A computed fold for a 97-nucleotide RNA from uncultured Lachnotalea sp., annotated as THF (Tetrahydrofolate) riboswitch aptamer.
RNA sequence: GCAGAGUAGAAUUUUGUGCGUUAAGUGCUGGAUGAACAGGGAGUUGACAUUCAGACGAAAAGUGAAAACUUGCGGUACAGAGUUCGCAUCCCGCUGC
Numbered sequence: 001g002c003a004g005a006g007u008a009g010a011a012u013u014u015u016g017u018g019c020g021u022u023a024a025g026u027g028c029u030g031g032a033u034g035a036a037c038a039g040g041g042a043g044u045u046g047a048c049a050u051u052c053a054g055a056c057g058a059a060a061a062g063u064g065a066a067a068a069c070u071u072g073c074g075g076u077a078c079a080g081a082g083u084u085c086g087c088a089u090c091c092c093g094c095u096g097c
Stems, first nucleotide, its partner, number of pairs: 001097004009085010019074003028054007039092004060071004
């Protein structure tokens, strides 16, 4: 000098168990706070979490005496599995030549 590896995690599919269907959640906008980002350092205008405010906004049906159950629905939560992607970026380091 050239080439390469590696994480947290992200997206998506699927399975299971829940939650909501008396509308929470998800998604959108703005504010505040916090923490994280490959072995080391730095690290944002990116992304994440918590919280406050605002706007928008929905799919129910069947069975049953009832409790409840079943099938749906929700850009729903968590967990397992598969696939794909993968440090925003910078410097150093590591492996091969």
It matches the Rfam family "THF (Tetrahydrofolate) riboswitch aptamer". From the family's description: Tetrahydrofolate (THF) riboswitch was first reported for Ames et al. as an RNA motif in 5' untranslated (5'-UTR)regions of folate transport and biosynthesis genes in Firmicutes genomes. The model forms 82% of the base pairs in the Rfam consensus. Lineage of the source: Bacteria > Bacillati > Bacillota > Lachnospiraceae > Lachnotalea.